[in-house]
Context: one part of a larger RNA
RNA sequence: GGCAUAUGGUGAAUACCUAGGCUCUCAGAGGCGAAGAAGGACGUGAUAAGCUGCGAUAAGCGACGGAGAGGUGCAAAUAACUUUUGACCCGUUGAUUUCCGAAUGGGGCAACCCGGCUGGUUGAAGAUCAGUCACCUAUUUAUAGGAGCUAACCCGGAGAACUGAAACAUCUAAGUACCCGGAGGAAGAGAAAACAAUAGUGAUUUCCUUAGUAGUGGCGAGCGAAACGGAAAUAGCCCAAACCAGCUUUGUUUAGGCAGAGUUGGGGUUGUAGGACUACAAUAUGGACUUAUAAAAUAUAGUGGAAUAAUUUGGAAAGAUUAAUCGAAGAGGGUGAUAAUCCCGUACGCGAAAUGUUUUAUAUACCUAGUAGUAUCCUGAGUAGGGCGGGACAUGUGUAAUCCUGUCUGAAUCUGCCAGAACCAUCUGGUAAGGCUAAAUACUACUGAGAGACCGAUAGUGAACUAGUACCGUGAGGGAAAGGUGAAAAGCACCCUGAAUAAGGGAGUGAAAUAGAUCUUGAAACCAUAUGCUUACAAGCGGUCGGAGCCUUUAGGGGUGACGGCGUGCCUUUUGCAUAAUGAGCCUACGAGUUACUCCUCGUUAGCAAGGUUAAGUGUUUAAGACACGUAGCCGAAGCGAAAGCAAGUCUGAAUAGGGCGAUUAGUUAGCGGGGGUAGACGCGAAACCUGGUGAUCUACCCAUGGACAGGUUGAAGCUCCGUUAAUCCGGAGUGGAGGACCGAACCAAUAUACGUUGAAAAGUGUUUGGAUGAUCUGUGGGUAGGGGUGAAAGGCCAAUCAAACCAGGAAAUAGCUCGUACUCCCCGAAAUGCAUUUAGGUGCAGCGUUGAGAUAGAGUGUCAUAGAGGUAGAGCUACUGAUUGGGCUAGGGGGCUUCACCGCCUACCAAACCCUGACAAACUCCGAAUGCUAUGACAUAUGCUCAGCAGUGAGGGCAUGGGUGCUAAGGUCCGUGUCCGAGAGGGAAAGAACCCAGACCAUCAGCUAAGGUCCCUAAAUAUAUACUAAGUUGUACAAACGCUGUUCAAUUGCAUUGACAGCUAGGAUGUUGGCUUGGAAGCAGCCAUUCAUUUAAAGAGUGCGUAACAGCUCACUAGUCGAGCGAUCGUGCGUGGAUAAUAAUCGGGCAUAAGUAUAUUACCGAAGCUAUGGAUGAAAAUGGUAGGGGAGCAUUCUAUUCUGCGUUGAAGCAGUACUGUGAGGUAUUGUGGAGUGUAUAGAAAAGCAAAUGUAGGCAUAAGUAACGAUAAAGCGGGCGAGAAACCCGCUCACCAAUAGACUAAGGUUUCCUCAGCUACGUUAAUCGGCUGAGGGUUAGUCGGGACCUAAGGUUAAUCCGAAAGGAGAUAUCGAUGGCAAACAGGUUAAUAUUCCUGUACUACUUAUAACUGUGAUGGGGUGACGGAGAAGUGAAAGGUUUGCGCACAGACGGAAUUGUGCGUUGAAGGGUGUAGUUAUAGAGAUCGUAGGCAAAUCCGCGAACUCUGAUGAACCUGAUAGUACCAAGCGUCUUUUAGACAAUUGGAUAAUAACCCUAAUCAUACUCCCAAGAAAAACCUCUAAACUAUAGGUUAUAAGUACUCGUACCGCAAACCGACACAGGUAGUCAAGAAGAGAAUUCUAAGGUGCUC
Repeated sequence: GGCAUAUGGUGAAUACCUAGGCUCUCAGAGGCGAAGAAGGACGUGAUAAGCUGCGAUAAGCGACGGAGAGGUGCAAAUAACUUUUGACCCGUUGAUUUCCGAAUGGGGCAACCCGGCUGGUUGAAGAUCAGUCACCUAUUUAUAGGAGCUAACCCGGAGAACUGAAACAUCUAAGUACCCGGAGGAAGAGAAAACAAUAGUGAUUUCCUUAGUAGUGGCGAGCGAAACGGAAAUAGCCCAAACCAGCUUUGUUUAGGCAGAGUUGGGGUUGUAGGACUACAAUAUGGACUUAUAAAAUAUAGUGGAAUAAUUUGGAAAGAUUAAUCGAAGAGGGUGAUAAUCCCGUACGCGAAAUGUUUUAUAUACCUAGUAGUAUCCUGAGUAGGGCGGGACAUGUGUAAUCCUGUCUGAAUCUGCCAGAACCAUCUGGUAAGGCUAAAUACUACUGAGAGACCGAUAGUGAACUAGUACCGUGAGGGAAAGGUGAAAAGCACCCUGAAUAAGGGAGUGAAAUAGAUCUUGAAACCAUAUGCUUACAAGCGGUCGGAGCCUUUAGGGGUGACGGCGUGCCUUUUGCAUAAUGAGCCUACGAGUUACUCCUCGUUAGCAAGGUUAAGUGUUUAAGACACGUAGCCGAAGCGAAAGCAAGUCUGAAUAGGGCGAUUAGUUAGCGGGGGUAGACGCGAAACCUGGUGAUCUACCCAUGGACAGGUUGAAGCUCCGUUAAUCCGGAGUGGAGGACCGAACCAAUAUACGUUGAAAAGUGUUUGGAUGAUCUGUGGGUAGGGGUGAAAGGCCAAUCAAACCAGGAAAUAGCUCGUACUCCCCGAAAUGCAUUUAGGUGCAGCGUUGAGAUAGAGUGUCAUAGAGGUAGAGCUACUGAUUGGGCUAGGGGGCUUCACCGCCUACCAAACCCUGACAAACUCCGAAUGCUAUGACAUAUGCUCAGCAGUGAGGGCAUGGGUGCUAAGGUCCGUGUCCGAGAGGGAAAGAACCCAGACCAUCAGCUAAGGUCCCUAAAUAUAUACUAAGUUGUACAAACGCUGUUCAAUUGCAUUGACAGCUAGGAUGUUGGCUUGGAAGCAGCCAUUCAUUUAAAGAGUGCGUAACAGCUCACUAGUCGAGCGAUCGUGCGUGGAUAAUAAUCGGGCAUAAGUAUAUUACCGAAGCUAUGGAUGAAAAUGGUAGGGGAGCAUUCUAUUCUGCGUUGAAGCAGUACUGUGAGGUAUUGUGGAGUGUAUAGAAAAGCAAAUGUAGGCAUAAGUAACGAUAAAGCGGGCGAGAAACCCGCUCACCAAUAGACUAAGGUUUCCUCAGCUACGUUAAUCGGCUGAGGGUUAGUCGGGACCUAAGGUUAAUCCGAAAGGAGAUAUCGAUGGCAAACAGGUUAAUAUUCCUGUACUACUUAUAACUGUGAUGGGGUGACGGAGAAGUGAAAGGUUUGCGCACAGACGGAAUUGUGCGUUGAAGGGUGUAGUUAUAGAGAUCGUAGGCAAAUCCGCGAACUCUGAUGAACCUGAUAGUACCAAGCGUCUUUUAGACAAUUGGAUAAUAACCCUAAUCAUACUCCCAAGAAAAACCUCUAAACUAUAGGUUAUAAGUACUCGUACCGCAAACCGACACAGGUAGUCAAGAAGAGAAUUCUAAGGUGCUC
C1' cells in the first nucleotide's frame, strides 16, 4: 500500500412533518382620489437596528356595543406602569393624520427652496403662526365637474415579425403581440328598410346543433359561415315633423291683419301603414322606483351547546383490556403516542347601541290609453344610390349581393322607397338616413366560507424564513440562497484543562444529549483510527475460474489470497471503435412520448340491435358527484351518375352487347388500448426577425463657459539709419518679433523591443519613440439614439458589447441538424435496394419485418424426368461487318528508260480485287454450351397468398467469382451472382468485423469429433517409412526480372586403355617486316586478301599481354608423362545472389537421430458443434440477435373497498445478515430510529437514470504545490502583553522631495476622535488597523451655494401641426463652467474653526434725530464688456547672501578669543497718503445749439468754442500694549532614581523695521503688433414718463437695531474616488525651498512624509 470488519468525522440525501403555495367551487364586492388617492420619504417605543402599527394627540386619543382578568405587537430580558371606577382584546363610528406624490401659490436634482394676500405676536426691519392663491370644461359668474391610480374582462384608434406554404411574392401567422384613447360592474348589441320561400318566424345576447357542411383559396398551405331546430333569459319604448297655443322679433299692409324667423308648451311616433285634421268617447291601467317613513331579513362583534371511568404498558395514554354514556353533535383541529364523551369546536338554537345592504308596505316625483272617416298635410337629404380607390363581411374582385367611406356626383316622397347574393320581371318581406333599453353572457386585483386520486422545502409562487430582500447594472432591468432542539428550556449550576466570555473533559436536566443551539432521522461521495490476512523482481480495463497457507465466537459458514489459466471499460455514432473518434472528476437529488379535442382510423371489452345514441339544458338529491327528464341533432339501414335523374340497380353507349361501380344486410353508443391530425407535442440547443422602451457618467462630433503649455533657439513682414538711383528697385547695419517654425519638460499620443499572458493590470510596466502656440490639450454644463446618431473614413465609436447597442416582450420563433431519452423476462426479427423528388446524410410509394384475421385448396421451395424459348462462355471468320502479318498474282497510281511524243519496257515504290499463310473483335457471327428461365409429372418439404394495425430501413462493408472503369493500380469505384459481418458468441489463423471450422435456452471436475494441431511454453507422437535442403533457407505476413561449375534426380549427345579430361616437361618455325597505308605499322592502330605457301609431331600472314616501332611473355596446335572416366545440351526438386529505412524484433528454445520440406500411414488432442445426465419456457418443433413488432410481469406515489390489518411491548427511513425467485424483486431477522404504515382486489399517474461539454448542492484531484501585488531596507534597545520581525517609545540606517510634501473641486458618506475588543476582514502574525462594539465630534451677515443675473440648453399659458400618445413654440420661467456688497491677525479642542474666543474692521437694510432736497421705471443712456501673440519697465512678499544684534552651546592636555556652530531677528485686513513707475489721439469740468436715442429728458449722442491736469498706482505711515526664539515657576509622567528626561499650565523680558541679489505678484481688462475681428443679463451711475405735492420719497451725518437658509468632520495622485480587491492603471485646479544648472530637465539635500502588511 491492498482487501475485509468495526468505530468515527464531514456532508446533507432519505423518511416523517407543515407554517406556504397551486387549481377550483359557492357567496359578497366590483372601485380609490382635490374632503388630496395608490405609492412613498421622514419620524414615532424607557432601552429600539429590522418588520408590523401609528403620525408632532405619532405600537396611539374619544363615543357606543361585545367580552370579563389580566395587559404594555413580532420578541426574550430588566425597569417603570396600567387594570372589576372594566384594562388588554373584538366590532361600529368619530378626532388627529408631518413632508413628497395628480400635487394644484412659484420653482425644483420627489420627500427641498422661495413667495403674494388677509389676520395674529413684536414700535419697525427681520422672524414666526393660521387661512388662502394651479390649470381645463360648463353655465345662472359663483359654484359644480375633471385631472391621477387600479388584476382581468369590454368597446374603439393604430398595428408587426419570426413562422407555415418543406424555397417565396398573393396567402398564413393575425387583426394576434405591442402601443394609444375610453367606459362599466359588466361592456357592446338591441325592438326589423330582419330572416325565409308560396309554408312560416317575429328585438338583442349566450349555449348545443347545423358542420369541418355551404363556400372561399398561388382552388396551394390553409381559412371557414348562416338560416332552420333544441335551450337560457325575456321588455319594450322616447323624439324630429305635420297641427295648435303663448312669448320675442322681422317684413309688409287696405293698419283689421297677414307672412317669416326664433323660443317655450301641447300634440304625436307607424307598415294588415300611422299620425295631423274632422266627428264622437273615457278618467283607467301599468311601469325599468327619485325621496322619505315603517317593518322584516341579512352583513359587520358575540352567546348557549350532550355524553367516561378504572386497570395495564409507558417519560407521557388519547393505545390495549374491562365496563359505560351522548348523538339534530362519529366535520375538523389541539392536548406529552391513535380522544364522539379532556379543550376549541360541530349539529341545532339565540343575539346588535352603531353603520351598510336587500325585500315589502305607504306616501311622493316621473312616464303610460280609445272608436269612426280619408279631401289635404307630415313621416329624419348632400341622405339613399352611382363612378373611382380602399376596408369589413367565412367570401383573396370574382358573376359579387350586403355594410363603412377618402374623392367626384346625386334621387324619390306612400300611385313612394329598400331587400330577398350580378341583373330584370312577378311575388314576398320590410319602412333607412334620430335616440334609450334590464336579464340570460365575460372576468376576478379584493372579502368570507369551503374543496382537491394537487405539491411537500432542488417540489409548490421568484419568495413557507426581515423576498422582489441581499446582490448585479449608468439605466430600463435582472434577481438568489436560506424550514424542523425538546412534551416542556427543564438551553448544562458547580469543578478541571486552557491566556480566554474559544474549545474540551466531568457533574447535572431530560424518556433520550451520538436531542446541546444550522440541535429529528442522518445515506453516498470524501477523510481518518483500530484489528485480521496479505504485500518490496512485480507489468495488472483489476474481474473471473482453480487454489496452497493463515485468521475466525454460531464452523457444511465468514475473511484474506501465494501461485496458475482466461480476459483490450461504458455510452454514442458508424461499413467498421480497446481505439489515439464523442461524452462523463466522484456522489446525492432533479432531469425527456405528456395533456386537450362530441376530430379521423384500427383493435378490444360492454350495452342495445335494423336500429343505436343523446347535446345544451331542466328537475330531484346525501351537491364539482349521482339519478331522472330532454330525440334538436348524428351514424346506420341503397346505390349509380358530372347532373337532370333512375333505383337493386345504375352509368357509358345506337345497343337488350360489353365494361365500370354497386346489391345478395350489421350497425351504433360508451370505456380502454395502438396509430394519425391540430396544438410547443419526447427533452435541451441557435445565428436571426419584429414591437415597445433604456442608454452620449465610456466614446464620436457639436454648442456654451472656464483653465493649461519649464526653459532654450531661429529671426519673416514692417520700421530706422547708411549706401545706391533722376526717382524707384536694390544692398548693408540696426530695430522688430512672425511661424499649423526648431530643440526639449509638464501635458497629449503610442514607434520599436523585452517582460507580462491562471497578469500588479479583462491592454499594463521598463527602455525607446512622435507632437508639444496649435486642425493643441483639458474641466464643468448641455445637444445628437439604433437602419438611427457621430465619423480628418479604420466599418471606427455609441457604457469592458457594434457589418446594426442594450432591456423586456411576440416566444416554448424555427432547426430535413447534433446530443440525450430512465425497470425485468419471453416470441419473431429486418434494411442499407427500385422509382420519384430544388433530391442526394431528408421524404413518398414499392421491397424486406412483425401482429391479428381470412380464404381458396396446395398456389411457395427443392430434387429428378420430360418438353421448350434463347445467342452468353467458348469457338470461328474464302460465313457477314470491321480490322490485320507475310508471300503470290495483278487492275490503278508514282518513278525510271526509250533524244520529245506515240507505242512500249523496267521497277527490293504505293496498292484495290483475287489466291496461299498467320491471326483479332463489348456494340462481328457460318456456329455454340454449362447454368439460369418457362411448362408438365413424380417425390420431398411447409411454405405461399389476401385484407387490416404497427413499424424500421432507403450511409453499407469484406471475401470469392462474372464484368465495366482505373495503370487487367488501390483496404479505389460502379453493376451481376453467392456468402459472411452488419445484428453472431464459441474453436483455429500469435494477436485481427467479415479467412477456415461452427450458429451460444441453463447447469455438469462426462464422452466423441471439425478446422487446426501433438519437443517445451501449451492439451495431444521427441510417431513410422522414404527422400531432399546447409541457406538458420524454411518455418514469413512480400519479393521479381536476370544470374549461379551450390546440389538431387531424369533424358539426349560427344571424347576415352589405339590412353580421353586436368596437371607437369618440351616445341610453337620459314617465305615475311604479306601487300597497302604511315613519321613508323615487323602476327597484334587501320585497310586488302585466293589469310597463300613451305618445313613439320605441331605451329594462325596469328588468341591475348607488351614496344615509338622492334624485342619479349603467351595462346591455338603438337609430342612426352600420368592411368579411368571426362565433356556438352536440355529438363526437374531444394537452395543461392539480386535483397536498401529509420528503438532489438521468425513467440521463445531449437534444426543432419529435424521440432524444416515432400510423399504415404497410424494414434491422440481439439469448440458454447454432436452425444450423455438434470432442469426452465413452450402443445411441439424449438429457444444468437441491432432497428423494429408482439406478449407477460416487478417496483414507486395517490384513491376506493378490504383484512373492523400492523404499530411506543417500537411505524417509516437508514445500516447489516440470512433465506428465496429465471429476472425486475420479495421475505425474515439484528442494530439505529422515534410515529406512523401495510396485505388483497381494482383505479389513477409529475411512475424507474450512467451518460444530454445536462441542472443544483456536497466532496475530491492537482497540492501542502504556484502565489503572498513594484528589489526605497532595515538593525538594535526598551514597553504593554498569554503570545512581538511587523503595535508604542528611543537611537542608528535607507527612500521621496514639480513629490511618496501642503491646500482644494468632484466623488465617497462617518472612513474623523476616544475607550474596549481580535471570531471574521488585513494575501502571514497582530497586543495593531480605514476591522468589531460603544460614546463623542462639523458652530459663519463677510468662505462656497440659495433668497440676484444671464449663456448653451431645458420646460412652456398663447399659437401652429399631428390617427392617439405627441411634436414645435414667441413670451415667461429655470439653468454656472461666467457676472455680482462686505474680515483679518493671534489663541484655543482628543476631534471644528477666515465659523468659537480676544483684538481690530467692513457691508446691506430698518427706525429715530438733524440738515439739505424733485422724488419717481419693467422705459432711455452710460457702465458692466471681454480675442491671440509679444516685449519693455516697475518692483513687494516669499527666498537667498552678507553684516549687525539677541540667546544658547563648544574644545579630551594646554592656550586663545575681535573665535566657531546652531536658533531667532516676525507682523494681516482695514484706515490714511498718493511717492517710484505707467498713461498724453488720455482724462476732467463748465457753457451754448441739437431733426437721433419708438413718448419725455437737465442724461447719452452729435456740433461749436473754452478751462484745468488729471487718471492709475507698488512703496510709505498707522494698525502693533500681538506673537516667536529665550528666561522663571511648574501640575504631572517615565527611567538606569544622591540624579536625569519629557512636560500641561502660568508669568516675564530682549534682538535689524539694515543692505544687496533675483523676480512669473501688482500696476495691467495697461502697452505694441496681428487677423481669424474676439458672450449675455443683472448689480451700479444717470435721465426723465405716468403719478405725487411739501406728505411720501431722496441725499448726507450721527445713534440704536436687524442680518435668514444649506454646506463645513475625514480621504482627496488615494488603502476612503473610478477600476469586483487595502489593485504597479485613471483623476480638474492652487503653492512650489537649497547646491549645480537655461530650466518645473537631471543628481544630491530642506520643510514635511515614508521604509511600499509576510
Molecule: large-subunit ribosomal RNA, half A
Organism: Putridiphycobacter roseus